Lysine riboswitch aptamer from a chicken gut metagenome, 169 nucleotides, folded computationally.
[in-house]
RNA sequence: UGAUAGAGGUGCGGCGGCGAUCAGUAGCCUCCCCCGGUACCCAGGCCGGCGGGGGAGGGGAAAGGCGUCUCCGCCGAGGUCUCCGGGACGGGCCUGACGGGCCGGAGGCUGGGCUGUGGGAGAAGAUCCCCCAGACUGUCGCCCCUUCUUGGGGGCGGAGCGCUGUCGU
Numbered sequence: 001u002g003a004u005a006g007a008g009g010u011g012c013g014g015c016g017g018c019g020a021u022c023a024g025u026a027g028c029c030u031c032c033c034c035c036g037g038u039a040c041c042c043a044g045g046c047c048g049g050c051g052g053g054g055g056a057g058g059g060g061a062a063a064g065g066c067g068u069c070u071c072c073g074c075c076g077a078g079g080u081c082u083c084c085g086g087g088a089c090g091g092g093c094c095u096g097a098c099g100g101g102c103c104g105g106a107g108g109c110u111g112g113g114c115u116g117u118g119g120g121a122g123a124a125g126a127u128c129c130c131c132c133a134g135a136c137u138g139u140c141g142c143c144c145c146u147u148c149u150u151g152g153g154g155g156c157g158g159a160g161c162g163c164u165g166u167c168g169u
Base pairs, nucleotide, nucleotide: 001168002167003166004165005164006163009075011074012073013072014071016069017068018067019066028058029057030056031055032054033053034052035051040049042096043095044094045093046092047091078110079109080108081107082106083105084104085103086102089099090098111137112136114134115133116132118130119129120128121127139158140157141156142155143154144153145152146151
């Protein structure tokens, strides 16, 4: 220096099944009341529709997020941030704005999980994400002690673009 194979454990992620929550919520139906037609549906224009809001009753979901189980893929696994590009969605068409979310590319940070303050997302006391702090853990380096020098213990520090094994140059 190249290839290949591995390790860290409450390790990381994905599909599917089941369950709770979402929620007695939303759409929908009936009755009553209020508003007021260039209103209402993001803005403008052209159309289209006839409504918009509230109360009571009836009826009644789903997705995201979560838990668990089997299976699958893995150890920059994954997560996150910034930038660039992309089609689709939001009554129809054109123009514009906004928005969550999806795909691809480039670069940065992050060894791993846990706990906590703060912040963000979320229906949420669930959960997830981010900065920071704390101890723990794995790995390598340095120092000290011990030792059957193969090993063990302690302290400090670094980061996965790392570490270990094998084969080659």